Small-subunit ribosomal RNA from an uncultured organism, 1453 nucleotides, folded computationally.
C1' cells in the first nucleotide's frame, strides 16, 4: 500500500425491457403563481346571489323567504391532529426503569343525579361619516344552544368533629342514620332521538420528579449570589427559588465542575469471526424550530408553521397620510452546487376534520410522470457446420500459428418485439330495502359508486427478426504479443516504468473480468493484534519516572460467626411497530410483501444459595513492627591533627644554560636561572594497603582520630498483632557545569595571550594564565543520573569464587542466613543474549511508548535573579527511520604468511643528440581503434603506387567481385592508332576447344547486390588482468526461525586448501602437484649428407677416398631422484644435516597449461552475427595528395659522454635459423655499396657465414679529444611503372649537442643481471635502433620483514553493498510551501458589565373618565423585558520586517 463489503452519490464511455424501492447531503438562502383546515340552516337572527312556486305588472320589470337551499355574520367544534426541517440544544433534551401519598385530560364509554324562574345586550341587517386602500367612526333596531342574575344542590369545593383502617417520611384511604358555607344546566327536531349541567370512575394523551448510560479539549483548575439549604408568603393543574422578604453560609469539582469547541436523540444502518469502529437519508419514536428576536391572549390542550401583539432586517402596494407578507406544506422559480424529479390526477382505497345524515374538505394518503440512483429478474438467439474460407495480426516466412465453429451455410424456437384479439383483482360496504331484537347491533336480498386503466394477464398471427458495452493484462492480481515513441510524449493504488530491441507510454491483434452496464473519484468500516477488553508492549527497534518518602486511590495473611452489597439460580414485568434471524406462504422466479415463532444479550421487582469477594464482630501469628545481644562497613554531620609533593619567599653552594617537543619556537636565566641544601608559609589532594573489595535509596563515599548520629546483617524468640504492599498530585534528597552574597587561591586551568603545526588551524602539542575548582550561606534541578532492565511478594536444574554473621566436625570439610560475581539446565527472547541479583513462570500498583523528520521546538501557563527547566502542539515533508545478526568489501584496526615488495646489490630510464609511438596543434585530408596498472617499437610480422579506410579531381548504378536458374552468342581478349592524367571511350586488324555429352568466356533477364557506415552498452569468438595468486564449490548431515554456518576453522607443515593431527561432519568436484616438450647423465639401438680411434690410399693441405660404429653428434627407446638410506627433532606430515651415495637431491633448470569469478576492461577495422542507417551513395573505378605536417608534451628504445676505452694488424671459440622469381661458392671490376662473368644446393651434402666480445702486438694519454657520430655539402649503388613530397645503402667532406644526468622512477636472485654477436618473419626494397629467437663472455648481494606497493588466511569495528574513487555534516547563493514573532489595522463577540435608553406584554398599585352604586375597563404610576447605545476579556483575518524549519537542479565552501 491493494485485494473485500457498502453508498441518498458526482463523473466518465455506453445503453433492450420490466418489477421493487430511492431522489436538495450545499444556502434554517430568496420566493412569481396555484393549491395544502374547515365544517354545521337538525344552535340563531336573516336572506346578497342561483333555482322554483306564488302576487302584481306600464311587458322593460318589481314584490314576496314561501320552497330547495345559502354569500357575508352571531354561535359550536376543529384549526395544539396530519404535513415539513434539524436553527438551536452536551441538557433529564434522549434512551431505559421507577415514582406523582404532588398532578390535568375536550371529544369516547360506563354509572348516579339534575334541568325551574328571569334579565339586559350585540354583530348582522338599514342610515349617516373618514379613508387612495387596509380598513374604521357614530347613530337606530334584533336574535340564539352568545352573555348575566335568582332558585334547587351533592357523594362536588372550603372548614370543625368522630370512628375505623393502611403506608417508608412528609401522610393516605373508607365510613358518619355530625355540622356550617359556597357552586349547575340549553335547547333542537321529521318525536325516532340529539344535545345541555353537575358527580364518581374507565380509557386515551400530557405534565412533573428521580437512578443508571450519553461526545472532544486540562496548553478550560477552580466554580456559584437566587447560588445551596430554611422559615413564611405569592404563584401554578401539580411539587419546587419558580418568584419574594427574612435568616444560615453553604452548593459543584481531579469519579473532571467551570469554561470552549463539535453535536438534535433513539430504534437502527455498513462493517467486523466477535469485542468494536463509524453513522443517524428513506420507515417508525420523542425532541426542539417555523423570516430572526421577545411577549402574552384564546383554549381541554398552544407560549400556536398556513391565529395575535411589539421590535429588527427584507420585499411589495401608496393618492407619501398610510399598508401588506412569511414554501424548514405540495408542485414549482432564482441562486448556490460534482449533484437530486412534474406549477399531474383522483378523494376510489386508507385516514382525519366537522355534521343526526347525504355531504363537504383533506398537494395526509393513493396513483401517475422523470431520472440505470439502488437492489432484484429476463433478453439479445439454439444446434449442425472445416476448404479449419476471406480479411486482419504474429512468424523461425515456397510454410506454420491464431481470431474460430466464429463466419457463410442448413435446421429449430419465439421469452422479447410488432400487429389484432380478449381482459382482470384491488369493491365490498355505507345510506336506502326486507326481517330480528330490550338496547348496543346483527342477518339477508337487488341495485349504484374505479384516479389508476383498456393498464397487468391470456390468445393469434409474423419473423432471428428490435437489442453489447466497459475496464483492464509488469509484481501485488485473471490476462502478451507486434508496431510507433528514445528520461520525450506520457503513466502510476503501493513497488516503479520511459535515455532505440517498453508483456508498465500511443496504437493494433489477441486475451482476461465483469455486464445493461463496466470504470473513476469522494466517504465508512476491514485488513489495522497499527491503541491490544476480547488483543499489545517498555535492555539493544518508541517506550521505566534520577533516587526516596509519602496522601488519595487500587491490591492484600490465617480461623470462626453473622450480613447478603457485589455474585449465581428460579418467579414477575418491561424491553413499542418496523428492521435482522428461522419457518411457511403471497406475487410465473427473485427483489418486494405478509403470517408465525425465536431472539431483543437491558433495566427494574421479587423468592432463594452463601463457595469466593465486600460489611460487621471475635480470636490467630507465619507477613510487618518492636525489644534483647553481637557485629560490619570510603554511611552522614562538626571539629582536631599528620606526613609526602607542589609552589613560593628568605639564606647558602654554584654557572650557563633550564624547559619544553615528533622536531621546535614562545619562556626563564649573566639583575646568577636550572641543580642541590637548609628554613619558612601556604593551600589542595590524600601514594602504597587497594582488590568483578565494602557502604549508602540514588547521586555519591577513601590519611589519622575523636564526638554526635543513621542503616544493614546474625542470632534469640519476648512483645503487638494485619499494623502490610504500591502509590496519581505533593514533599524532600539530587554529579559536574552555571548563579548570588562573602572568604580563599598551592596546583590545575574553560575564556583570552603567545609559540608550533597546516593550504587554512578561530583545534589536537608547547610558554603563560583569568573565571573557576576549594570554605559558609542561599539558589538552580539538569546528566549515557545506566544494569540504557520501576517497586513488593512467591515459584523454578546446577557448577564455581568471595563479604559479614552463625551452627556442626577433628585445624580436613559440611550446614544456614543476607549481600557480592562467573558459567549454565529448563524456559524466555527478533537476534545479541537474560539464566534464583531473570530479560522464566506468576500475582498487585505506578511510569511510560505507538512511522521518520518538524521538535523536546512553537505558543500559552507554572517555577527560576539569570541561564534556563517543566509541561507540549500543529502547518508541511518523506517512504522510510531504526533493532539485531549474516555474507561480503574497507580501516592512516590487530594476528599469521607470501611475492625483486622493501631492504643488500648490479645496470638503466629522467639530462643530450637520434629512431619510433602517443597527445596537443595544423590541415582538403593528417583515415580508425587501444587511453592508470592492464594505452603509447600497441592492432602494423614491412604506410613511395599498391596497402588505404582519409582528402581533392574525374568517372559507373543490377554495379568491382562470387554463385544459381533460362535464352542467346563465339566471343572474351589480343595487337596497332587516337582523345585523356588514368580510369574510360572511340577507330581498324585478328580470333575457341571437343570424347559432341559438353567446357570455357561474354552479352540479355532473373534470383542472392555492396558498405572498414552506427551501436563491443544487444551479442558469439578471441584477448588482456588481478594471478600460475592458492584459491572456488557441491552432495548427504548437523547447526540456526532465517539470511547463512559447519565442512574451508583449530595445531602444526608445505610453493600449494601439500600433507598429518583433532574437529557434526563424511565425501566429492574444478583449481595445486602429476601426467607431456625441452635441457642436464647413462645405456641400448641405427649409422648419411654427420664423426674419424685404430687400418689402408692420396693431396700443398683438407674425412678428400676405401673403410669403421670405438668417440663426437644425430634421433628413437630405456633407466635415473622416490626424503628410498643415515644421524637428529618431531605423535605424524614433515624439518634440518655443505650427511652418504649419484651426473642432477628435497619441484634439478625452463617451457606448455590460466580454477569459480573480476573490470558492461578491449575488439561491430580479423572474422561471426541482431537490430539501425545508405542505395545515380555512406557502394564501385581512377589520378594525385594525405596517414611520414611541427612551436610543444609524454612514453618506449639505440648511440653516447670514453681508457675495463678508441683506433689499425694478426688470430681462436657457437648455437639456432633461412635458400630456387632464391642462397650463391669462386673469379674479375670498383676505395664502397656493388656490378660482370660463373659454379654448387631444394639442403646434417652446396650457400648466407664474416660470428663478436675475446687474444697477441702497436698506437693514442684526459682533451669537447684519434670520444661522440647527429646534421649539412657533394658524388654514387641497388630495388622499384616511379625514390620530390617519402626508401635503404657506399665514398669523401662537414663534425651539432653531449664529459655519467634534478625531484623522481625502472629491471634483475645464477648460467641470471650485465655485456658480445649471430639468424628470421614481414618483404619488390626498406625507414628493423623494433619484434621473436639463438648461443659466447658471465658477476655482485639477500641482515632481515619494522616501514612502501600487492596477494592469502583468521579476528575486529563499520551508518560501506555502485561497497572508501563509499557513505556523509553544517554555512552561504537561488527558487518554492506552510509557520512562530510583530509597530498596528478589520472582524466577530449569543456570555461579562452599565447610576445610559426601554416596545409589546406579564405583575402589583391607584382619586377624576366610563360603567347601574357593582364586578369590571380605559387611563397613569413602578417593576420586569426583547431590543438599542457604550465598554472590556476573549477569538479570528490581513500586515512593513523579521526568526527557524521542510523540499528542490550535476551552485559555493
Nucleotide at each position: 500500500u491493494c485485494a473485500g463489503g457498502a453508498u441518498g452519490a458526482a463523473c466518465g464511455c455506453u445503453a433492450g425491457c420490466g418489477g421493487c424501492a430511492g431522489g436538495c447531503c450545499u444556502a434554517a438562502u430568496a420566493c412569481a403563481u396555484g393549491c395544502a383546515a374547515g365544517u354545521c340552516g337538525a344552535a340563531c337572527g336573516g336572506c346578497a346571489g342561483c333555482g322554483g312556486g306564488u302576487c302584481c305588472u306600464u311587458c322593460g320589470g318589481g314584490a314576496u323567504g314561501c320552497c330547495g337551499g345559502c354569500g357575508a355574520g352571531u354561535g359550536g367544534c376543529g384549526g395544539a391532529c396530519g404535513g415539513g426541517u434539524g436553527c438551536g440544544u452536551a441538557a433529564c433534551g434522549c434512551g431505559u426503569a421507577u415514582g406523582c401519598a404532588a398532578c390535568c385530560u375536550a371529544c369516547c364509554c360506563a354509572u348516579c343525579a339534575c334541568a325551574g324562574g328571569g334579565g339586559g345586550a350585540u354583530a348582522g341587517c338599514c342610515c349617516g361619516g373618514g379613508g387612495a386602500a387596509a380598513c374604521u367612526c357614530g347613530g337606530a333596531u334584533u336574535a340564539a344552544u352568545a352573555c348575566c342574575c335568582c332558585a334547587u344542590a351533592a357523594a362536588g369545593c372550603a372548614g370543625g368533629g368522630g370512628u375505623u383502617u393502611c403506608g417508608c417520611a412528609u401522610g393516605g384511604a373508607a365510613c358518619u342514620a355530625u355540622u356550617u358555607g359556597c357552586u349547575a344546566a340549553a335547547g333542537a327536531u321529521u318525536u325516532a332521538u340529539c344535545g345541555g349541567u353537575g358527580a364518581u370512575g374507565g380509557a386515551u394523551g400530557g405534565g412533573c420528579a428521580u437512578g443508571c448510560g450519553u461526545c472532544u479539549g486540562a496548553u478550560u483548575a477552580g466554580u456559584u449570589a437566587g447560588u445551596u439549604g430554611g422559615u413564611g408568603a405569592g404563584g401554578u393543574a401539580a411539587c419546587g427559588g419558580c418568584u419574594c422578604a427574612c435568616c444560615a453560609a453553604g452548593g459543584c469539582g481531579a469519579c473532571g465542575a467551570u469554561c470552549a469547541g463539535u453535536a438534535g436523540g433513539g430504534g437502527g444502518u455498513c462493517u467486523g469471526a466477535g469485542a468494536g469502529g463509524a453513522u443517524g437519508a428513506u420507515c417508525c419514536c420523542c425532541c426542539a424550530c417555523a423570516c430572526u428576536g421577545g411577549c402574552a391572549c384564546u383554549g381541554a390542550g398552544a407560549u400556536a408553521c398556513g391565529g395575535g401583539c411589539c421590535a429588527g432586517a427584507c420585499u411589495c402596494c401608496u393618492a407619501c397620510g398610510g399598508g401588506a407578507g412569511g414554501c424548514a406544506g405540495c408542485a414549482g422559480u432564482a441562486g448556490g452546487g460534482a449533484a437530486u424529479a412534474u406549477u399531474g390526477g383522483u378523494c376510489a382505497a386508507u385516514g382525519g376534520g366537522c355534521g343526526a345524515g347525504a355531504g363537504c374538505c383533506u398537494g395526509a394518503a393513493c396513483c401517475a410522470g422523470c431520472c440505470a440512483u439502488g437492489c432484484c429478474g429476463c433478453g439479445u438467439g439454439c444446434a449442425g457446420g472445416a476448404a479449419g474460407a476471406c480479411g486482419g495480426c504474429c512468424u523461425u516466412c515456397u510454410g506454420g500459428g491464431u481470431u474460430g465453429u466464429a463466419a457463410a451455410c442448413u435446421g429449430c424456437u419465439u421469452u422479447u418485439c410488432u400487429a389484432c384479439g380478449g381482459g382482470a383483482a384491488u369493491a365490498a360496504a355505507a345510506a336506502g330495502g326486507u326481517u330480528c331484537u330490550g338496547c348496543g347491533g346483527g342477518a339477508c336480498a337487488a341495485a349504484u359508486u374505479g384516479c389508476a386503466u383498456g393498464u397487468a394477464c391470456c390468445g393469434u398471427a409474423g419473423g432471428a427478426a428490435u437489442a453489447a458495452g466497459c475496464a483492464c493484462c509488469g509484481g501485488c492480481u485473471a490476462a502478451c504479443u507486434c508496431c510507433g515513441u528514445g528520461c520525450c510524449a506520457g503513466c502510476a493504488g503501493c513497488c516503479g516504468c520511459g535515455g532505440u530491441a517498453a508483456u508498465a507510454c500511443g496504437g493494433a491483434g489477441g486475451g482476461u473480468g465483469c455486464a445493461a452496464g463496466c470504470g473513476u473519484u469522494g466517504u465508512c468500516c476491514g485488513g489495522a493484534u497499527u491503541u491490544a477488553u476480547u488483543g499489545g508492549g517498555u535492555u539493544u527497534a518508541a517506550a521505566g519516572g534520577g533516587u526516596g518518602c509519602g496522601u488519595a486511590g487500587g491490591c492484600g495473611g490465617a480461623u470462626a460467626a453473622u450480613u447478603a452489597a457485589g455474585u449465581c439460580a428460579g418467579g414477575g414485568g418491561u424491553g413499542a411497530a418496523a428492521g435482522g434471524c428461522a419457518u411457511u406462504g403471497g406475487c410465473u422466479c427473485a427483489a418486494c410483501c405478509a403470517a408465525u415463532g425465536a431472539a431483543u444479550u437491558g433495566c427494574c421487582u421479587u423468592u432463594g444459595a452463601u463457595a469466593c469477594u465486600g460489611g460487621u464482630u471475635a480470636u490467630c501469628u507465619u507477613g510487618a513492627g518492636u525489644u534483647c545481644a553481637g557485629u560490619u562497613g570510603a554511611g552522614g554531620u562538626g571539629g582536631g591533627c599528620g606526613g609526602a609533593a607542589u609552589u613560593u619567599a628568605u639564606g647558602g653552594u654554584g654557572u650557563a644554560g633550564c624547559g619544553g617537543u615528533g622536531a621546535a619556537a614562545u619562556g626563564c636565566a649573566u639583575a646568577g636561572a636550572u641543580a642541590c641544601c637548609a628554613u619558612a608559609a601556604a593551600g589542595a589532594a590524600c601514594a602504597c594497603c587497594g582488590a568483578u573489595a565494602g557502604c549508602g535509596u540514588a547521586g555519591g563515599c577513601a590519611g589519622c582520630u575523636c564526638a554526635c548520629u543513621a542503616a544493614g546483617c546474625u542470632g534469640a524468640a519476648a512483645c503487638u498483632g494485619a499494623c502490610g504492599c504500591u502509590g496519581a498530585g505533593g514533599c524532600a534528597c539530587g554529579a559536574a557545569a552555571g548563579c548570588a552574597u562573602g572568604g580563599g587561591g598551592a596546583g590545575c586551568g574553560a575564556a583570552c595571550a603567545g609559540g608550533a603545526u597546516u593550504a587554512g588551524a578561530u583545534a589536537c602539542c608547547c610558554u603563560g594564565g583569568u573565571a573557576g575548582u576549594c570554605c559558609a550561606u542561599g539558589c538552580u534541578g539538569u546528566a549515557a543520573a545506566c544494569g540504557a532492565u520501576g517497586a513488593u511478594c512467591a515459584c523454578u536444574c546446577g557448577c564455581u569464587g568471595u563479604u559479614g554473621a552463625c551452627c556442626c566436625u577433628a585445624g580436613a570439610u559440611g550446614g544456614u542466613c543476607a549481600g557480592u560475581g562467573g558459567c549454565u539446565u529448563a524456559g524466555c527472547g527478533a537476534a545479541a543474549g537474560c539464566g534464583u541479583u531473570a530479560a522464566g513462570u506468576g500475582a498487585u500498583c505506578c511510569a511510560c511508548c505507538u512511522g521518520g523528520g518538524g521538535a523536546g521546538u512553537a505558543c500559552g501557563u507554572c517555577c527560576g535573579c539569570a541561564a534556563g527547566g517543566a509541561u507540549g502542539a500543529a502547518a508541511c515533508u518523506c517512504a522510510a527511520a531504526g533493532g539485531a545478526a549474516u555474507u561480503g568489501a574497507c580501516g592512516g584496526g590487530g594476528g599469521u604468511c607470501c611475492g625483486c615488495a622493501c631492504a643488500a646489490g648490479c645496470g638503466g630510464u629522467g639530462g643530450a643528440g637520434c629512431a619510433u609511438g602517443u597527445g596537443g596543434u595544423u590541415u582538403a585530408a593528417u583515415u580508425c581503434g587501444a587511453u592508470g596498472a592492464u594505452a603509447c617499437g600497441c592492432g602494423a610480422g614491412g604506410a613511395a603506387c599498391c596497402u588505404u579506410a582519409c582528402c581533392u579531381g574525374g568517372g559507373c548504378u543490377c554495379g568491382a567481385a562470387u554463385g544459381g536458374u533460362a535464352g542467346u552468342g563465339g566471343a572474351c581478349g589480343g595487337u596497332a592508332c587516337g582523345a585523356g592524367a588514368a580510369a574510360u571511350c572511340g577507330u581498324a586488324c585478328u580470333u575457341c576447344c571437343u570424347u559432341c555429352g559438353g567446357g570455357c568466356u561474354g552479352c540479355u533477364a532473373u534470383c542472392a547486390a555492396g558498405g572498414u557506415g552506427c551501436u563491443g552498452c544487444a551479442u558469439g569468438g578471441c584477448u588482456g588482468u588481478c594471478g600460475u595468486c592458492a584459491g572456488c564449490u557441491c552432495g548427504u548431515g548437523c547447526c540456526g526461525u532465517g539470511a547463512g554456518g559447519u565442512g574451508u576453522u583449530g595445531g602444526g607443515u608445505u610453493a600449494a586448501g601439500u600433507c598429518c593431527c583433532g574437529c557434526a561432519a563424511c565425501g566429492a568436484g574444478c583449481g595445486c602437484a602429476a601426467c607431456c616438450c625441452u635441457u642436464a647423465u647413462a645405456c641400448u639401438u641405427a649409422g648419411u649428407u654427420g664423426c674419424c680411434a685404430g687400418c689402408a690410399c692420396g693431396u700443398g693441405a683438407u674425412g678428400g677416398u676405401g673403410g669403421g660404429g670405438a668417440c663426437u653428434c644425430u634421433a628413437a627407446g630405456u633407466a635415473g631422484a622416490c626424503u628410498g638410506c643415515c644421524u637428529g627433532c618431531g605423535c605424524a606430515a614433515g624439518c634440518a644435516g655443505a650427511g652418504a651415495g649419484g651426473a642432477a637431491g628435497g619441484a634439478g633448470g625452463g617451457g606448455a597449461u590460466g580454477a569459480c569469478g573480476u573490470c558492461a576492461a578491449g575488439u561491430c577495422a580479423u572474422c561471426a552475427u541482431g537490430g539501425c542507417c545508405c542505395u545515380u551513395a555512406c557502394g564501385c573505378c581512377c589520378a594525385g595528395g594525405g596517414c611520414u605536417a611541427c612551436a610543444c608534451a609524454c612514453g618506449u628504445g639505440c648511440u653516447a659522454c670514453a681508457a675495463u676505452g678508441g683506433c689499425g694488424c694478426a688470430u681462436a671459440c657457437a648455437g639456432a635459423g633461412g635458400g630456387u622469381a632464391g642462397c650463391u661458392a669462386c673469379a674479375g671490376a670498383g676505395u664502397g655499396a656493388u656490378c660482370u662473368g660463373a659454379u654448387g644446393c631444394c639442403a646434417a651434402u652446396c650457400u648466407c657465414a664474416a660470428a663478436a666480445a675475446g687474444u697477441g702486438c702497436g698506437u693514442c694519454u684526459c682533451a669537447g679529444u684519434u670520444c661522440g657520430g647527429a646534421u649539412u655539402g657533394a658524388g654514387g649503388u641497388c630495388u622499384g611503372c616511379a625514390a620530390c613530397u617519402c626508401g635503404a645503402c657506399c665514398u669523401c667532406a662537414u663534425g651539432a649537442g653531449g664529459u655519467c644526468g634534478g625531484a623522481a622512477u625502472c629491471g634483475c636472485u645464477a648460467g641470471u643481471a650485465a655485456u658480445c654477436g649471430c639468424g628470421c618473419a614481414u618483404c619488390a626494397g626498406c625507414c628493423a635502433u623494433g619484434g621473436c629467437g639463438c648461443g659466447g663472455u658471465g658477476a655482485a648481494u639477500a641482515c632481515g620483514u619494522u616501514c612502501c606497493c600487492g596477494g592469502a588466511c583468521c579476528u575486529u569495528g563499520u551508518a560501506c553493498a555502485c561497497a572508501c574513487c563509499g557513505c556523509c555534516c553544517g554555512u552561504c547563493a537561488a527558487g518554492c510551501c506552510a509557520u512562530g514573532g510583530g509597530a498596528g489595522u478589520u472582524g466577530g463577540g449569543a456570555g461579562g458589565a452599565c447610576a445610559c435608553u426601554g416596545a409589546a406584554g406579564g405583575c402589583a398599585g391607584u382619586a377624576a373618565c366610563c360603567g347601574u352604586u357593582a364586578a369590571g375597563g380605559a387611563g397613569c404610576u413602578g417593576u420586569u423585558u426583547a431590543g438599542g447605545g457604550u465598554u472590556a476579556a476573549c477569538c479570528a483575518g490581513c500586515g512593513a520586517c523579521u526568526g527557524g524549519g521542510g523540499c528542490u537542479a550535476a551552485g559555493u565552501c